Predicted 3D model of RNase P RNA and transfer RNA as a complex of 463 nucleotides. The coordinates come from a structure-prediction model, not an experiment, and the mean pLDDT is 79. Rfam match: Bacterial RNase P class A. Rfam's curators write: Ribonuclease P (RNase P) is a ubiquitous endoribonuclease, found in archaea, bacteria and eukarya as well as chloroplasts and mitochondria.
RNA sequence: CCAGACGGCCGGAUGACCGCUCUUCGGGCAACCGAAGGGAGGAAAGUCCGGGCUCCACGGAAACACGGUGCCGGGUAACGCCCGGCGGGGGCGACCCCAGGGACAGUGCCACAGAGAGCAGACCGCCGCCGCCGCCCUUCGGGGCGCCGACGGCAAGGGUGAAAGGGUGCGGUAAGAGCGCACCGCGGUCCCGGCAACGGGAACGGCACGGCAAACCCCACCGGGAGCAAGACCAAAUAGGGGCGGCAGGCCGGAGCGAUCCGGCGCCUGCGUUUCCGCAAAGCCGCCCGGGUCGGUCGCGCGAGGCGUCCAGUAACGGACGUCCCAGAUGAAUGGUCAUCCCCCACCGCCAAGGUGGGGACAGAACCCGGCUUAUAGGCCGUCUGGCACU
RNA sequence: GCCGAAGUAGCUCAGCGGUAGAGCAACUGAUUCGUAAUCAGUAGGUCCCCGGUUCAAUCCCGGGCUUCGGCA
Numbered sequence: 001c002c003a004g005a006c007g008g009c010c011g012g013a014u015g016a017c018c019g020c021u022c023u024u025c026g027g028g029c030a031a032c033c034g035a036a037g038g039g040a041g042g043a044a045a046g047u048c049c050g051g052g053c054u055c056c057a058c059g060g061a062a063a064c065a066c067g068g069u070g071c072c073g074g075g076u077a078a079c080g081c082c083c084g085g086c087g088g089g090g091g092c093g094a095c096c097c098c099a100g101g102g103a104c105a106g107u108g109c110c111a112c113a114g115a116g117a118g119c120a121g122a123c124c125g126c127c128g129c130c131g132c133c134g135c136c137c138u139u140c141g142g143g144g145c146g147c148c149g150a151c152g153g154c155a156a157g158g159g160u161g162a163a164a165g166g167g168u169g170c171g172g173u174a175a176g177a178g179c180g181c182a183c184c185g186c187g188g189u190c191c192c193g194g195c196a197a198c199g200g201g202a203a204c205g206g207c208a209c210g211g212c213a214a215a216c217c218c219c220a221c222c223g224g225g226a227g228c229a230a231g232a233c234c235a236a237a238u239a240g241g242g243g244c245g246g247c248a249g250g251c252c253g254g255a256g257c258g259a260u261c262c263g264g265c266g267c268c269u270g271c272g273u274u275u276c277c278g279c280a281a282a283g284c285c286g287c288c289c290g291g292g293u294c295g296g297u298c299g300c301g302c303g304a305g306g307c308g309u310c311c312a313g314u315a316a317c318g319g320a321c322g323u324c325c326c327a328g329a330u331g332a333a334u335g336g337u338c339a340u341c342c343c344c345c346a347c348c349g350c351c352a353a354g355g356u357g358g359g360g361a362c363a364g365a366a367c368c369c370g371g372c373u374u375a376u377a378g379g380c381c382g383u384c385u386g387g388c389a390c391u
Numbered sequence: 392g393c394c395g396a397a398g399u400a401g402c403u404c405a406g407c408g409g410u411a412g413a414g415c416a417a418c419u420g421a422u423u424c425g426u427a428a429u430c431a432g433u434a435g436g437u438c439c440c441c442g443g444u445u446c447a448a449u450c451c452c453g454g455g456c457u458u459c460g461g462c463a
Base pairs, nucleotide, nucleotide: 001387002386003385004384005383006382007381008380009379010378012341013340014339015338016337017336018335020039021038022037023036024035025034026033027032041362045373046372048371049370050369051368052367053227054226055225056224066223067222068221069220070219071085072084073083074082075081086100087098088097089096090095101218102217106216107215108212109211110210123158124157125154126153127152128151130149131148133146134145135144136143137142166184167183168182169181170180171179185207186205187204189202190201191200192199193198231298232297233296234295241289242288243287244286245285246284247283250265251264252263253262254261255260269280270279271278305324306323307322308321309320310319311318342360343359344358345357346356347355348354392462393461394460395459396458397457398456401415402414403413404412409446417433418432419431420430421429439455440454441453442452443451
C1' cells in the first nucleotide's frame, strides 16, 4: 500500500430571528402575558421473547391437557438474551455459522426410479455343476472353446436412487464375502484429564445398530388469564331506573275575539259482594338518589436510572464510593428560515486555488424496563489476518 | 396503542412433505345466416418475499412486506 475479519463510537456544528410543548415563579377575575429552565432514538420501528405494574380467577400443593425451551458451565429480576467453553461444518488465515437432548420406549414416513427402501434384494454380471448343439485338437479314453437352457453359489463390478446392511488395501477363494489381517470408522467396557459437555489412551467385539423428532412422541425444565383502550376517581344535557310527595279526567250546553269562566251529566282498571273508604297498577307534575355515557383528572416518570473512579472476575456481570435529575404530548409539542463552517456529488477551470448548482441516511416517544430482529447516506477509532514492495 | 387472521392462474377458492388443481374469465376450432348458449381443445403460476430443517417445502420453523378484522 492492497484485500479482508472483529469490536466500539458518531450520525451534522455554531449563531440570529420567528414559532410549539411542559415545569416553576411573578402579574391578571379570566383569556392570557413576562422571566428562567427542560424538550426524541440507536433503532423511539416490528410487537418476536422476558419482566415490572394493574385488574380478573384461584384454599394449598401436585397431576393431566396445551404451549414453549433443549450440548455444558456461568450471568441475570427474568428470558428463546448475554458471556466462557465443548462438538460439528466453512475459510490459507484473522474469524464466521449451527433449534446442537433422545431413532435399542413405541407409532409413522422414505414419492419417482430401481431386482431390492427396512431385520431388503438379484436385473445385467461373476463362478461351479448338469444337459443339448456347434467348432477345434486327439494317443479315440477324452480335452478345450463358444451359444442356449435348468439347478446352485456370490454380492466384487455395472445400473437405480438423496440413501443399497461399514470404508481403503493386502491375503484368501471356483467366484466372492469381516472369511482373515492392518489402518480408519462404529459399539459397549476399563483407565486418565476436566465441575461438566467432552477429550485422550488401552484391550475387546467383527459390523449387529440407515435417515427423518423445525412428523407424532419420550425425557428434563418453564408457563394461571388479560393487558395503560389495564385500572382508579370526578362527573353534564337527554333518555331510562329507584324513592318521596301531590294530582281524577272526560262529555254536553252556554258566555267571551281569546286565555278562560259558568251550569249539567258522569265517577271508567284490578282486589276486597256493593257504596264510602283503603290498597295496588298505570299516567302526569315536582323534588331527591344512584349507575353509566360526553367530558375531565389520576395512573405518568427517582428508575432492575445515567456518568465517573476503584475492587473482584478471562468475560457477561457484580460490589463499594462519589456525582447528576434528564421529554411527558392526547390528534398528539420537540419545528422553520437565514448566515458561517463541515462532508459528499456534478459542472466550469490545463492542474491547483477557487466558483456555481444540488444533496446530507433510516426514521418520530405515547405506561415503563431488559433483550432480539429489521431499516440505516456517510464517517471515525482500536485490535487482528493474508498478500505485495522496501529497509 | 394493544390483540388476532389471511396472502395459490385475470377473479373466487381447493390442495394428508413427493409432477400444483377446480369454477368463472381469456384464446382457437366446431355449431349458426350471425350472436349468445352448447361442444371439443389450448395457453396462463416468482404458490407474497428472504433464510433454515429435510433427499425433497405451497405445506414444517424463523424473519420481513402487504391487506383485513376486533378492543374506548